[in-house]
This is a predicted structure of a 465-nucleotide part of an RNA (small-subunit ribosomal RNA, 3' major domain) from a Patescibacteria group bacterium. The sequence was found in a public genome assembly. It matches the Rfam family "Bacterial small subunit ribosomal RNA". Gene Ontology terms of the family: structural constituent of ribosome and ribosome.

Context: one part of a larger RNA
RNA sequence: UGACGGGGACCUGCACAAGCGGUGGAGCGUGUGGUUUAAUUCGAUACUAAGCGAAGAACCUUACCAAGGCUUGACAUCUCUGGAAGUCCCUGGAAACAGGGAUGUGCCGCAAGGAACCAGAUGACAGGUGCUGCACGGUUGUCGUCAGCUCGUGCUGUGAAGUGUCCCGUUCAGUCGGUAAACGAGCGCAACCCCUAUCCUGUGUUGUAUUUUUCACAGGAAACCGCCCCAGUUAAUGGGGAGGAAGGUGGGGACGACGUCAAAUCAGCGUGGCUCUUACGCCUUGGGCGACACACGCGCUACAAUGGGAAGUAACAAUGGGUUGCCAAGCCGUGAGGCGGAGCUAAUCCCACCAAACCUUCCCCCAGUUCGGAUUGGAGGCUGCAACUCGCCUCCAUGAAGCCGGAAUCGCUAGUAACGGCCGGUCAGCCAUACGGCCGUGAAUACGUUCUCAGGUCUUGUACA
Numbered sequence: 001u002g003a004c005g006g007g008g009a010c011c012u013g014c015a016c017a018a019g020c021g022g023u024g025g026a027g028c029g030u031g032u033g034g035u036u037u038a039a040u041u042c043g044a045u046a047c048u049a050a051g052c053g054a055a056g057a058a059c060c061u062u063a064c065c066a067a068g069g070c071u072u073g074a075c076a077u078c079u080c081u082g083g084a085a086g087u088c089c090c091u092g093g094a095a096a097c098a099g100g101g102a103u104g105u106g107c108c109g110c111a112a113g114g115a116a117c118c119a120g121a122u123g124a125c126a127g128g129u130g131c132u133g134c135a136c137g138g139u140u141g142u143c144g145u146c147a148g149c150u151c152g153u154g155c156u157g158u159g160a161a162g163u164g165u166c167c168c169g170u171u172c173a174g175u176c177g178g179u180a181a182a183c184g185a186g187c188g189c190a191a192c193c194c195c196u197a198u199c200c201u202g203u204g205u206u207g208u209a210u211u212u213u214u215c216a217c218a219g220g221a222a223a224c225c226g227c228c229c230c231a232g233u234u235a236a237u238g239g240g241g242a243g244g245a246a247g248g249u250g251g252g253g254a255c256g257a258c259g260u261c262a263a264a265u266c267a268g269c270g271u272g273g274c275u276c277u278u279a280c281g282c283c284u285u286g287g288g289c290g291a292c293a294c295a296c297g298c299g300c301u302a303c304a305a306u307g308g309g310a311a312g313u314a315a316c317a318a319u320g321g322g323u324u325g326c327c328a329a330g331c332c333g334u335g336a337g338g339c340g341g342a343g344c345u346a347a348u349c350c351c352a353c354c355a356a357a358c359c360u361u362c363c364c365c366c367a368g369u370u371c372g373g374a375u376u377g378g379a380g381g382c383u384g385c386a387a388c389u390c391g392c393c394u395c396c397a398u399g400a401a402g403c404c405g406g407a408a409u410c411g412c413u414a415g416u417a418a419c420g421g422c423c424g425g426u427c428a429g430c431c432a433u434a435c436g437g438c439c440g441u442g443a444a445u446a447c448g449u450u451c452u453c454a455g456g457u458c459u460u461g462u463a464c465a
Base pairs, nucleotide, nucleotide: 001465002464003462004461005460007459008458009457010456011455012454013453015449016448019412020411021410022409023408026301027300028299029298030297031296032295033294034292035291042053043052064287065286066285067284068283069282070281073125077124078123079121080120081119082118083117086103087102088101089100090099091098092097107114108113127276128275130274131273132272136270137269138265139264140263141261143259148187149186150185151184152183153182154163155162156161167178168177169176193253194252195251196250198221199220200219201218202217203216204215224247227241228240229239230238231237290431303405307364308363309362310361311360312359320351321350322349325344326343330339331338332337371402376397377396378395379394380393381392382391418441419440420439421438422437423436424435
């Protein structure tokens, strides 16, 4: 100087407390461990792994396994030879591939030849998701949006170092004020950026029946403790009030200091070294990544009556997406869906009557039920070369566990939690209950800081570095 303390003081945080809803029990979905397997590819592993890389594993993807094949190779550059490229057919085969045949003669150039492409030969080489994240770049997580981390000069000390950065107030903040051997400065904080709440101006099509408006787009105004009162040191600032759409960083986002964990990633990419080269490279078919005694994580659906079912009003949104796409009307089908073809490169048309919870009426009457929907049988629909392993959806039938969950444990302080639906990316289809957004309905509670956890500042002890 740090680190640590079942030392102290002060302070902060959904950290506890107060409150609301969950998880832990059930069924299912998904990830992981384990086990199994020819293979169940690989990575991630307390917080900071486990609906994570994966914003889409039937083939492909695919890195794994089995079998069948290829060796200058699926891909790049160079050298030589031949041929336009290409198209079609036959045989064997699961395909890859192996063997054979037919057709075709293009472009530039007078010609030699050349350009693109194909086949063959030779060797230089290609290739490796093989190893090392303890060789690296880049990127990321975490402490932590915490308020800290440092430097120059000066001063103090033999020196390590200290001071500044302490102290008194104050703040979300090393934020600001005051004092002080310090005076300044940098990275952080804040602000500058974006969205949102109010108003004004302009422009308005495809929006509106019309319009002063709603809305869309662009520009601007407005909030600063500015005004008043009180407290405070006349300060920083705090408490209250007025006005205001909004107050005291208005709400949210982007933004993450010096560093820590030899944290994560050689499988996104790049890359040093090592290593394999008729194979650890490459192609193909099939299988596997989907196994299942079990254990854990994250979720979905429930266990019901502030509920379930039926009918009605077919009430009221916002974000989004669409031309190898979104797909209207109409018709067929109980339905998934089919036929159909209008419109739309989209404020125009479509997804989408854009919504559900909500509201009204009726039934159910506390029951393993008109709760709950797992599982299974049958019949169909759709995508796709192909749904056996292993897709989604519909209809009929079947109706399991489950009556609110032990120890324990998680989230949330307001348009939040909880509840309700809608959209999107990936995508042929989809195992999405995931993830990212959007709107609707809309709470309760916070006395307080003793305790738990994490962190900050000062101080104290130390046999630790």